[in-house]
RNA sequence: GAGACUGUAGCUCAAUGGGAGAGCGCUCGGUUGAAGCCCGAGUUGUUCGGAGUUCAAAUCUCCGCGGUCUCA
Numbered sequence: 001g002a003g004a005c006u007g008u009a010g011c012u013c014a015a016u017g018g019g020a021g022a023g024c025g026c027u028c029g030g031u032u033g034a035a036g037c038c039c040g041a042g043u044u045g046u047u048c049g050g051a052g053u054u055c056a057a058a059u060c061u062c063c064g065c066g067g068u069c070u071c072a
Base pairs, nucleotide, nucleotide: 001071002070003069004068005067006066007065010024011023012022013021018055025043026042027041028040029039030038048064049063050062051061052060
C1' cells in the first nucleotide's frame, strides 16, 4: 500500500427496515448466627463518529476512525 471481517450495557454476545435485549456483573430486600447458594425487585446504552436513502436505520449506502486476519 491492497483486500476481507468487525465495532451494541461494566464483560461476553443477540436483535428480519418498525417495541434496543439476554446471560454474567452491580445495588437493595428476603433467607442465614454470618456468608455462599437460592428467591424477589431494581440498575446499566449518543448501537464508534459524520453524511445520505427511507414514512421509519443498530440494520441499507458513502466517508472517516479503531481492532483482527490475509496479501504485498
Molecule: transfer RNA
Organism: Candidatus Aenigmatarchaeota archaeon